[in-house]
RNA sequence: AGAGUUUGAUCCUGGCUCAGAUUGAACGCUGGCGGCAUGCUUUACACAUGCAAGUCGAACGGCAGCAUGGGUGCUUGCACCUGAUGGCGAGUGGCGAACGGGUGAGUAAUACAUCGGAACGUACCAAGUAAUGGGGGAUAACUACUCGAAAGAGUGGCUAAUACCGCAUACGCCCUAAGGGGGAAAGCAGGGGAUCUUCGGACCUUGCGUUAUUUGAGCGGCCGAUGUCUGAUUAGCUAGUUGGUGGGGUAAGAGCCUACCAAGGCGACGAUCAGUAGCGGGUCUGAGAGGAUGAUCCGCCACACUGGGACUGAGACACGGCCCAGACUCCUACGGGAGGCAGCAGUGGGGAAUUUUGGACAAUGGGCGAAAGCCUGAUCCAGCCAUGCCGCGUGUAUGAAGAAGGCCUUCGGGUUGUAAAGUACUUUUGUUAGGGAAGAAAAGCUUGUUGCUAAUAUCAGCAAGUCAUGACGGUACCUAAAGAAUAAGCACCGGCUAACUACGUGCCAGCAGCCGCGGUAAUACGUAGGGUGCAAGCGUUAAUCGGAAUUACUGGGCGUAAAGCGUGCGCAGGCGGUGAUGUAAGAUAGAUGUGAAAUCCCCGGGCUCAACCUGGGAACUGCGUUUGUGACUGCAUCACUCGAGUACGGCAGAGGGAGGUGGAAUUCCGCGUGUAGCAGUGAAAUGCGUAGAUAUGCGGAGGAACACCGAUGGCGAAGGCAGCCUCCUGGGCCAGUACUGACGCUCAUGCACGAAAGCGUGGGGAGCAAACAGGAUUAGAUACCCUGGUAGUCCACGCCCUAAACGAUGUCAACUAGUUGUUCGGUGAGGAGACUCAUUGAGUAACGCAGCUAACGCGUGAAGUUGACCGCCUGGGGAGUACGGCCGCAAGGUUAAAACUCAAAGGAAUUGACGGGGACCCGCACAAGCGGUGGAUGAUGUGGAUUAAUUCGAUGCAACGCGAAAAACCUUACCUACCCUUGACAUGCCAGGAACUUGCCAGAGAUGGCUUGGUGCUCGAAAGAGAGCCUGGACACAGGUGCUGCAUGGCUGUCGUCAGCUCGUGUCGGGAGAUGUUGGGUUAAGUCCCGCAACGAGCGCAACCCCUGUCGUUAAUUGCCAUCAUUAAGUUGGGCACUUUAGCGAGACUGCCGGUGACAAACCGGAGGAAGGUGGGGAUGACGUCAAGUCCUCAUGGCCCUUAUGGGUAGGGCUUCACACGUCAUACAAUGGUCGGUACAGAGGGUUGCCAAGCCGCGAGGUGGAGCCAAUCCCAGAAAGCCGAUCGUAGUCCGGAUUGGGGUCUGCAACUCGACCCCAUGAAGUCGGAAUCGCUAGUAAUCGCGUAACAGCAUGACGCGGUGAAUACGUUCCCGGGCCUUGUACACACCGCCCGUCACACCAUGGGAAUUGGGUCUACCCGAAGGCGGUGCGCCAACCUGCAAAGGGGGCAGCCGACCACGGUAGGCUCAGUGACUGGGGUGAAGUCGUAACAAGGUAACCGUA
Repeated sequence: AGAGUUUGAUCCUGGCUCAGAUUGAACGCUGGCGGCAUGCUUUACACAUGCAAGUCGAACGGCAGCAUGGGUGCUUGCACCUGAUGGCGAGUGGCGAACGGGUGAGUAAUACAUCGGAACGUACCAAGUAAUGGGGGAUAACUACUCGAAAGAGUGGCUAAUACCGCAUACGCCCUAAGGGGGAAAGCAGGGGAUCUUCGGACCUUGCGUUAUUUGAGCGGCCGAUGUCUGAUUAGCUAGUUGGUGGGGUAAGAGCCUACCAAGGCGACGAUCAGUAGCGGGUCUGAGAGGAUGAUCCGCCACACUGGGACUGAGACACGGCCCAGACUCCUACGGGAGGCAGCAGUGGGGAAUUUUGGACAAUGGGCGAAAGCCUGAUCCAGCCAUGCCGCGUGUAUGAAGAAGGCCUUCGGGUUGUAAAGUACUUUUGUUAGGGAAGAAAAGCUUGUUGCUAAUAUCAGCAAGUCAUGACGGUACCUAAAGAAUAAGCACCGGCUAACUACGUGCCAGCAGCCGCGGUAAUACGUAGGGUGCAAGCGUUAAUCGGAAUUACUGGGCGUAAAGCGUGCGCAGGCGGUGAUGUAAGAUAGAUGUGAAAUCCCCGGGCUCAACCUGGGAACUGCGUUUGUGACUGCAUCACUCGAGUACGGCAGAGGGAGGUGGAAUUCCGCGUGUAGCAGUGAAAUGCGUAGAUAUGCGGAGGAACACCGAUGGCGAAGGCAGCCUCCUGGGCCAGUACUGACGCUCAUGCACGAAAGCGUGGGGAGCAAACAGGAUUAGAUACCCUGGUAGUCCACGCCCUAAACGAUGUCAACUAGUUGUUCGGUGAGGAGACUCAUUGAGUAACGCAGCUAACGCGUGAAGUUGACCGCCUGGGGAGUACGGCCGCAAGGUUAAAACUCAAAGGAAUUGACGGGGACCCGCACAAGCGGUGGAUGAUGUGGAUUAAUUCGAUGCAACGCGAAAAACCUUACCUACCCUUGACAUGCCAGGAACUUGCCAGAGAUGGCUUGGUGCUCGAAAGAGAGCCUGGACACAGGUGCUGCAUGGCUGUCGUCAGCUCGUGUCGGGAGAUGUUGGGUUAAGUCCCGCAACGAGCGCAACCCCUGUCGUUAAUUGCCAUCAUUAAGUUGGGCACUUUAGCGAGACUGCCGGUGACAAACCGGAGGAAGGUGGGGAUGACGUCAAGUCCUCAUGGCCCUUAUGGGUAGGGCUUCACACGUCAUACAAUGGUCGGUACAGAGGGUUGCCAAGCCGCGAGGUGGAGCCAAUCCCAGAAAGCCGAUCGUAGUCCGGAUUGGGGUCUGCAACUCGACCCCAUGAAGUCGGAAUCGCUAGUAAUCGCGUAACAGCAUGACGCGGUGAAUACGUUCCCGGGCCUUGUACACACCGCCCGUCACACCAUGGGAAUUGGGUCUACCCGAAGGCGGUGCGCCAACCUGCAAAGGGGGCAGCCGACCACGGUAGGCUCAGUGACUGGGGUGAAGUCGUAACAAGGUAACCGUA
């Protein structure tokens, strides 16, 4: 610090996701040790049991229990007595219990943080002052009774105090009318010389305590300022409310309370209400700013089963106190009682989830005490848990035969891997044994000394000595011994992201954070091997921050991606020109106080290091106080004129409102003329018209709109505004002078205006025209088209308030090159004028520099550079929807969510493809022609059906007379049956035998059995060995026309013989890409020329190659024959001139001429020439497309079969047949058929062959055998043609299918299933519907001939020649193609994409009669405990009066009153749950109906409205 993901690719916008860090975590797998830390985040749910607050006998009366001593009795070890001693249960009293510990429910301010303040309290502590005198009456305990199940309670009697009450005194203190008045106390312990004594002590003294008071410290109470979450779909709240006065009350200020008076107080700087939440130091993250958080530790607050209340006390409205109410639990004798773990452990429950019913007061701290000491679940320790952080270990070195095993393999090897084993060494940890801390010093005791003192007592301080105290724990640590011994897992390996192979699986099982993997070759699933990362942990899940500049203060945007309010005016608010003076609020500098500690950071120190602990520093960016400064902002004052405005002078204008008026046109009405149509459309029809339309003439009525001018012209804030005239009226511009003196800009809420449609009331209504009707179109047509037609459109008044209300661009101001138009002003110059030029303002357009922008584009009228203010945006869908509020007569508008769902949605540009877009061009593409197909019969192929099998493949063009250039057997792959299993075929091994061959038998044959002949070649003297072949055997293997052409090679088809497809360098662009290759011409051609930021090049085109057309030359047999001989005949001699043959050459290149063209390329015409513009034909097929075809030509990966899916044999099938299609053949006839005669080819083939002559047969053919390995012989008669004859338009003398009979040939064999011949038979068919094919010249058409394969089989295929046309105006249209351009929501590319209803499933949500629960408010009822006020019949020790009785004072019970918790009644508001039914929404491989959008999407699309 970034990365993945929208696309064919690109850039941008934008969301989603990942890599990091972190956690009080949980879960899965795994787990050696130690240190340090953490550990109910959920039910503030309920709690069994134990413990968590006591202590003081030096305050007191005492003595239940224990111990000691003493005494008595005796039964000699027991009982009793004795407060005498140590002590002490219970009790009185004091102090403490308000701390410590827990929790976070409540609380949005009675809280917290920071900084201040004044009207307070304070036990214990410290310092000071003054005291501590003298009396009294009770009461618990105890005792005696009583009640009760218990808890407990009552009555009588006795008693003490540092308990309680008076009296005295009063330096401080309090009250006061300033005279005066009021108010305290308690003793206890130690010691003691003198004196006194009732021998208890008094007295003195020390210490502690007590009383009063002053001050301090610390602690606490109160007040103020600032800061502290979300919601405006919460906008108004408030009656003790705000203030005052009197009174009360408190420790203290205060409406804190009360009576009266006034009517205030709070709020857009967010009151009130609702939701959520303890706050801070800090913690996590982050570069920071921020964001999130508030466990452990520290500070504060609140709470203690729920609600209320007070008491006691210095302090509480009190966690382990009290009273009342409520819920719950427990005990009960049913009468009544008891309880409160959010203390420490622990239990149940909840939950994904959180520990021991441990030890000790040794240390630190707290309470009490004079102290010893006691208490202390605070605390210190231990236990549990990998929960976190930190540290250590699981060995180290050597070791290649690179072992075995595993895995992979191209079978060679590679890898695991120096890894292991082996050898040498070490011993951390663990085990065993031994040693063994620090944490502990106070206090106590002894001695010395100082002080108090009369004192050598005590007591206090200091010093020395001494004794003791350890839960942890025999722990940390140290030493020794043996021994590699006791110790490695988890996740991942497609990209992001480090790490790859095999097998299994086969859109299954599964994975997945995002993109996405899996449909038979998965680096993505599962397993294994290997690898990568981390490591006693590793992964996953959850959560926070980061990345995310994705809420943007630092640090974003708004023309088209989300985003400028439709427009203006304008209060609050924000911002604001120039000069001067003052001030000091902001600002800034210094000083100072504070900002607790801990944490973080820096420098040190201590645990062996580290984590951890610790000393110091820095920091805590803040707040307060104070002293300066005076630039800037603010404030105050004075001035200024440039901003703004006013007046005066002009100018332009569809600016607005009102009234009037004009002509053209449409329609209607009236009257003429006139006759059969008019109107309408793609074509029609509905409609109008003989009752007289349309057309035409004249006249009239009425409404609406204003041609030409008219214009990227004008005006207005926008919406918008158009004949002409008049009236009223707003704004703007220009020029110059005068005046005011910042009066300004923007603007939340607010106010006003606001197209069309729509609504209300009343008019008006010509044309047009939703709805509606009819006619067409159509599969349908609730549309588009046509004929009609009502609201409406128009006017007046009132509403509505929305538009793609757009420049998709808020308003204002300043600055920053120009050029060219145009509108309206001013100035100057020229001109007679029209007007022109220059310049200066204000508008409005087109280009364009810099700059900006993702690009497109914007560009002084900014989307540039800046400033001010407002509005708005934050992924797509759900949704501008629901609910609520406001507005509206309604329609509806405005404000405006969530659940759920997706990984995109989007902008601009690029390359393609496509378009029922455009321009240009080509092609037998159309057109013009000729002949066909589609109808018939047959042949052949295919589909379908059939079958045991009808083998397989090919399926639009580009399958279908195709693979197949030959299915009777074979072929043959299929079916049935019978056989073989190392095999029909290959290599290797062993054994035997030459190979080979004759014959017989069984069988359908394969096969099986028997049998005859035969001994070869090379080496070697021989034995033997070897090569080749055959037989047998065992194993490796053979074999497969089995699957996958979507794993492949090769080959092929097709677009298409179309003219295209690319590259290098350069340039342009941020990039995909572009340029070149586009443009102007031209061509068959990206052919060539010119131009050009391109210059060159490659594959294609063309040419080079073959055949053919002319000539020359060479050669001359089998070819040829002019001349000379000869013959029946080029038959022979002869010749090679000609023809021909086949070699080599020539020839054609737009070369020449004319014209056109741009002086080009080229085109047109012409000459010459056998041939002329590629002469004709062939071969030749660019980059690529179609997962095109072929695994059955061949090759080949993988899979499958292996006595069979291999191999052999026989027979059958591929030849079936209701039917459908393709391709052909033959015809339908007279341009013909038949018969007779007669002429002229080319190219081929031939020894397994072609086969002559002759003879036989009607013929197929047979016989025959000459010739020929071919320019020699043969196939071989060419046919159409020509010359005659006949037929005479008919199902025929056309046509030949079909069938019967008889034959020929091939072949082992023609039944299934061959071809041909003869005789007989003589079907359909009379030129073919819609539709459709071929062909542009030696072509179509027509005629025959040959060849391959082949035993035989041709209407097929491939070739050959003969005869031999017609037509092409032309490119509008159909099809295909090329180039340019345009649009696009397509890129699997239009056979694309895509919308809505309906049907089905699931999900969340709105409405909903109602129903359940919570919160809150108002009114009323009830009113516990309690304190307060009143009363106090009843009752009462202290003080007073009194001899007493009694009274007074004071108090208690009781009663009354107001307040008030719980509870109740009624009503309102609000939140949440459920809910029959219902609305839309979302999602879901293959449902239905249409085709709305994207191309001119086939009616351009879209916005608002009905």
Small-subunit ribosomal RNA from an uncultured bacterium, 1506 nucleotides, folded computationally. The RNAcentral record of the sequence draws on ENA and SILVA.